[in-house]
Molecule: transfer RNA
Organism: Candidatus Brennerbacteria bacterium
RNA sequence: GCCGCCUUAGCUCAGUGGUAGAGCAACGCUUUCGUAAAGCGUGGGUCCUCGGUUCAAAUCCGAGAGGCGGCU
Numbered sequence: 001g002c003c004g005c006c007u008u009a010g011c012u013c014a015g016u017g018g019u020a021g022a023g024c025a026a027c028g029c030u031u032u033c034g035u036a037a038a039g040c041g042u043g044g045g046u047c048c049u050c051g052g053u054u055c056a057a058a059u060c061c062g063a064g065a066g067g068c069g070g071c072u
Stems, first nucleotide, its partner, number of pairs: 001071007010024004018055001026042005048064005
């Protein structure tokens, strides 16, 4: 220098055009003499940034940033 993949909650990830989700974690409640475990519930998001397409974009297109890998 060229090519490919990834970026979504605190963490690990799903979601491939029509209400943003799961597990774990956090917090509250129940239970216990108390703790842990277990059960129930609650909160938490600029979907990396900018632009474009569309009635509608996390999703499609372009540019940029960061990370990983391959080739030279």